Annotation: Predicted 3D model of a 1402-nucleotide RNA (small-subunit ribosomal RNA) from an uncultured bacterium. The coordinates come from a structure-prediction model, not an experiment, and the mean pLDDT is 83. The sequence is in RNAcentral, with records from Greengenes.
RNA sequence: AGAGUUUGAUCCUGGCUCAGGAUGAACGCUAGCUACAGGCUUAACACAUGCAAGUCGAGGGGCAUCAGGGAUUUAGCUUGCUAAAUCCGCUGGCGACCGGCGCACGGGUGCGUAACGCGUAUCCAACCUUCCCGUUACUCUUGGAUAGCCUUCCGAAAGGGAGAUUAAUACAAGAUGGUGUUUCAAAUUCGCAUGUAGAUGAAACUAAAGAUUUAUCGGUAACGGAUGGGGAUGCGUUCCAUUAGCUUGUUGGCGGGGUAACGGCCCACCAAGGCAACGAUGGAUAGGGGUUCUGAGAGGAAGGUCCCCCACACUGGAACUGAGACACGGUCCAGACUCCUACGGGAGGCAGCAGUGAGGAAUAUUGGUCAAUGGUCGAGAGACUGAACCAGCCAAGUAGCGUGAAGGAUGAAGGUUCUAUGGAUUGUAAACUUCUUUUAUAAGGGAAUAAAACCACCUACGUGUAGGUGCUUGUAUGUACCUUAUGAAUAAGCAUCGGCUAACUCCGUGCCAGCAGCCGCGGUAAUACGGAGGAUGCGAGCGUUAUCCGGAUUUAUUGGGUUUAAAGGGUGCGCAGGCGGACUGUCAAGUCAGCGGUAAAAUUUCGGGGCUCAACCCCGUCCGGCCGUUGAAACUGGCAGACUGGAGUGCGGCAGAGGGAUGCGGAAUGCGAGGUGUAGCGGUGAAAUGCAUAGAUAUCGCGCAGAACUCCGAUUGCGAAGGCAGCGUCCCAUGCCGUAACUGACGCUGAGGCACGAAAGCGUGGGGAUCGAACAGGAUUAGAUACCCUGGUAGUCCACGCAGUAAACGAUGAGCACUAGCCUUUCGGGCCGAAUGAGGCCUGGGAGGCACAGCGAAAGCGUUAAGUGCUCCACCUGGGGAGUACGCCGGCAACGGUGAAACUCAAAGGAAUUGACGGGGGCCCGCACAAGCGGAGGAACAUGUGGUUUAAUUCGAUGAUACGCGAGGAACCUUACCCGGGCUCAAACGACAGGGGAAUGGCGUGGAAACAUGCCAGCCGGCAACGGCCGCUGUCGAGGUGCUGCAUGGUUGUCGUCAGCUCGUGCCGUGAGGUGUCGGCUUAAGUGCCAUAACGAGCGCAACCCCCAUCUUCAGUUACUAACGGGUCAAGCCGAGGACUCUGGAGAGACUGCCGGCGCAAGCUGCGAGGAAGGCGGGGAUGACGUCAAAUCAGCACGGCCCUUACGUCCGGGGCGACACACGUGUUACAAUGGCGGGGCACAGAGGGAGGCCAUGGCGCGAGCCAGAGCGGAUCCCGAAAACCCGUCUCAGUUCGGAUCGGAGUCUGCAACCCGACUCCGUGAAGCUGGAUUCGCUAGUAAUCGCGCAUCAGCCAUGGCGCGGUGAAUACGUUCCCGGGCCUUGCACACACCGCCCGUCA
Repeated sequence: AGAGUUUGAUCCUGGCUCAGGAUGAACGCUAGCUACAGGCUUAACACAUGCAAGUCGAGGGGCAUCAGGGAUUUAGCUUGCUAAAUCCGCUGGCGACCGGCGCACGGGUGCGUAACGCGUAUCCAACCUUCCCGUUACUCUUGGAUAGCCUUCCGAAAGGGAGAUUAAUACAAGAUGGUGUUUCAAAUUCGCAUGUAGAUGAAACUAAAGAUUUAUCGGUAACGGAUGGGGAUGCGUUCCAUUAGCUUGUUGGCGGGGUAACGGCCCACCAAGGCAACGAUGGAUAGGGGUUCUGAGAGGAAGGUCCCCCACACUGGAACUGAGACACGGUCCAGACUCCUACGGGAGGCAGCAGUGAGGAAUAUUGGUCAAUGGUCGAGAGACUGAACCAGCCAAGUAGCGUGAAGGAUGAAGGUUCUAUGGAUUGUAAACUUCUUUUAUAAGGGAAUAAAACCACCUACGUGUAGGUGCUUGUAUGUACCUUAUGAAUAAGCAUCGGCUAACUCCGUGCCAGCAGCCGCGGUAAUACGGAGGAUGCGAGCGUUAUCCGGAUUUAUUGGGUUUAAAGGGUGCGCAGGCGGACUGUCAAGUCAGCGGUAAAAUUUCGGGGCUCAACCCCGUCCGGCCGUUGAAACUGGCAGACUGGAGUGCGGCAGAGGGAUGCGGAAUGCGAGGUGUAGCGGUGAAAUGCAUAGAUAUCGCGCAGAACUCCGAUUGCGAAGGCAGCGUCCCAUGCCGUAACUGACGCUGAGGCACGAAAGCGUGGGGAUCGAACAGGAUUAGAUACCCUGGUAGUCCACGCAGUAAACGAUGAGCACUAGCCUUUCGGGCCGAAUGAGGCCUGGGAGGCACAGCGAAAGCGUUAAGUGCUCCACCUGGGGAGUACGCCGGCAACGGUGAAACUCAAAGGAAUUGACGGGGGCCCGCACAAGCGGAGGAACAUGUGGUUUAAUUCGAUGAUACGCGAGGAACCUUACCCGGGCUCAAACGACAGGGGAAUGGCGUGGAAACAUGCCAGCCGGCAACGGCCGCUGUCGAGGUGCUGCAUGGUUGUCGUCAGCUCGUGCCGUGAGGUGUCGGCUUAAGUGCCAUAACGAGCGCAACCCCCAUCUUCAGUUACUAACGGGUCAAGCCGAGGACUCUGGAGAGACUGCCGGCGCAAGCUGCGAGGAAGGCGGGGAUGACGUCAAAUCAGCACGGCCCUUACGUCCGGGGCGACACACGUGUUACAAUGGCGGGGCACAGAGGGAGGCCAUGGCGCGAGCCAGAGCGGAUCCCGAAAACCCGUCUCAGUUCGGAUCGGAGUCUGCAACCCGACUCCGUGAAGCUGGAUUCGCUAGUAAUCGCGCAUCAGCCAUGGCGCGGUGAAUACGUUCCCGGGCCUUGCACACACCGCCCGUCA
């Protein structure tokens, strides 16, 4: 000293939370010792028992009891000893009693009390004071009672009555008496004053007690002191104004009473005062202070222990005694409670010390001693003392000490963990060696605290004091302390380990159990739960809980704010209050300085000292407050005088929708009557309600009514604000300018108060044209108590009154001063400007726009401040609850003003940033729409999916981006699924060891096969050992299409071939971030150009690559054939050629290069030229940063988890092909642009081919079969269809359509039943162009026609991938739908509009 937490991120505001310290604490776990301090915070609840206040015989009468003595009697008897009884107060003493002093202290508690109770300061000239000290004087003479004792009576008891007798330092009378008290007179003194003191004189009144050891102790009066008390006053002393008025002895006076004393303290009379916004009165709470805790301080909180004061003593009241009480362990009365009782009556008061019950989270022994300190009594010895000193219990606090120290690596074992043949950690830790002995245990020694008093003796003198010597007294305590012995011996825990906050891993658990101070952890890899290992912190303690301060500048005096975060009153006037221009003089209240008093002690600070140290204790020291006194005079203030700059007045002008009253005007609207006129009008997105043939709407002129004032008009003007608009008049007020005649600080602000205050609303009375809440109807809608339409009441207007609120906003209180400028506008003044005008310069008042400095969290403000200062007022202190409730005030009401709490959340919020989003805007693109062509959706079938079914119908893919997808070939195999039968070094593979055998082929038996089990044949290399190969046994590695694509790699889809995505440096911003990448033009493009706080660069775009289109060149066989030659029915068939086509290489070509137009340029444009091709020539490959926790663990790889005679593996069979249904993708059709072949007749490209393609020939209706040439292929083979020509069908379920079914076959294959394709014959279903909706395509494209290939034994292929043939239509255009890009705007969204969020119900 700060930190966490609002956001995707940022800055700010703001709350919540944490780290620190503290406690009379409590709870949990744990616990060795010592010292010092502490210990009912709750029930001022109730209390059993014991103790806590007595003492004096040197005051007294006495003698119950004890001891001594004496006397008498009796007994034992040793004849004077012992014992017993009785008597004697004779002695020591002494129960009870009389008397004195004490009991008002000490000790306890905090109920009450907001008060002169407490604190501090001052005063009493208005007072008292036992005991103590000093001084003076006195202490004379008498008397009568009474308790006790005795007798007696009542009562259960407590207690009481009567009679007789007696004493005192008890009581009373008299005497004396002063400096006492009272009254009168009074020189003089003092005081701020009322007043006070008072020499002196006179009158009246009042005293005493004795005791004894003769030395003293007492007693009385008076004065003084000391101590203790009483009273008065200033200042300070909690919260609530949702307590605003309180008071009749109340305030004062005069006179009395009372008191120690003043006083309405009390009383009679008189007056009507007194207190209060500077908070009276009322309510709530509370003992106050010294001090304690915290804090840098200022403050805040607290008042236990110790000290001072106060109050109280079961509750309430009262007095008595006394120096002192209205009395804790006294009295009386009342009340409640408890106890005793013979029922008639009595007794009691722990908030004393112990102790008990109760309450409570919680707080101790029914201990010892008066040794010390102190108190009371006493002459004293001494007695009493739960005050006090000690001990006991309690980690409840503070401080100190210990639980060992040094060495010791194989870094042991064990534990834990990891990348696990090994390492890391526990850890020098342990073991082990050496050493020490505080503590502990045992033994021995052993204090201080004690000073004195008393007593005895001595000395000195001042004769009762001081000093000296001796004697006596220790509870704690045989304690502290010291010495010796023994031996590491007797002694460590608690909390935490996600961040804040020091400290990390494994296992378990699986939004469960649980944790949590805040944020938050836990849904299968939890450093956050539980355990373990390890670590960290503190340590005889450690954590938790509670409370206080701090951090919190989060109530801000120090030290905050109010445009938008909470917060400026709606506005003005103005009392109180606060603040106030310039000069001179004076006073000294504030202010400053010196000195003095006080500020108790303890505590705290600082400096010393004593307990072994420390805590603790002791000594010294400091102390900001208050009071007094002496000075200073700058500033503030008071007083006095003088000033003009602030303020105001006058005079001369100017301005205005400023206010009030009144008169007038035209247009519009509606209505009335009339004319013209005819079928609609009106209204809407479209309609309907409504009006209209009884004549509307429209139109013409006339009349009436009410309300509002078009244009001018504005970024204008005026007003305090609300607000103010046709024109004229009257009345009222304001502002500004000029002038400088007058006043002379008269000013500013302004709590309460008063006034004004839009609209709506209320009351009374008018008025009522328009508009129009409510209401009615019509629409819209899922509904529509709305938006739209037709009507329409209150109201809107006027007068008077009430109300008193608004986003009453500039969300910005008022005033004054200062601080760069520029531009516009309005109203004045001056100067210049040819006569006016326009204009220019200067100077004031207003209204606006920019902008410097500065400020601000930023947006922004910026001489009209949100800048810099001063003055005053108002207001704020997290969000919700709530501007609500209650109370009060106001109001006719509606409602307004004032204005909480419980509870709840960890945020709520401001500004700005980046995205995403918008049924926001701008620009642009895409078969996105539109314009077209052809389809899908209806039918049948094929195929995939869902669903259902099943022993199984294996699994995955699910909007776009799953569904003819993984699968480019499921009859077995594949195959992962089901049923059944087998195996367990295993079906496969690797390594090692042992032992055996060639491998392999053939033949058997059982079996569905796998498998089991027999027989026969049968090696190579090497000299050999042995090796190759095969199977067997053992060991180590297996195996899993089991789970998790949300643990992953790799790969892929999609946005999207969209034009974007970023970086470095610089610059801007507190920052997130921005700039660059924006703007203008352009492009298919972030393509380029220009501009530019940016300059460059990277990944993307483009280009470089491949195919096609043209040409050139080179090369020609299997391709080609122009020329020459040969030759055939014909044919590049042959020789030959290298021209052409073609093939394969290498090049050229296209670049807006040229021309015209437009443009700064980039570029665009032209039925331009040229060119095969023209503006990217067509197509392909190529996919930026990223998004969807997108897809895939079943292609592969891989972490973790799971199975191991099975979730592995082999075999047979089945299933993946099921079928009420639903969807996707396709094929074939519904026919005449067609079908049928009935016939004729052409033209491709790209591919494939050896277990293959198959010419040709033969057979079969055909699929095909048999024979068979060529070809590993520019040579051989596979090979077109539509088209075209001719014919027929003639609109029909057909000569369309071919599903389905029957029969017969072919081919592949171990095998076509489930479950193949094809052929032939027969059968001939649905279907006549398809609802809502929806898909593809912009040119060699769509449409249409066929051909090939991969996989493959065959094939469910109508699928996929390619190839060529024929070959269109349309695009005005970008409003709309979908998707996308850039800029901008709004935003309460950020898992981002499939968002967020409100209400109701559950």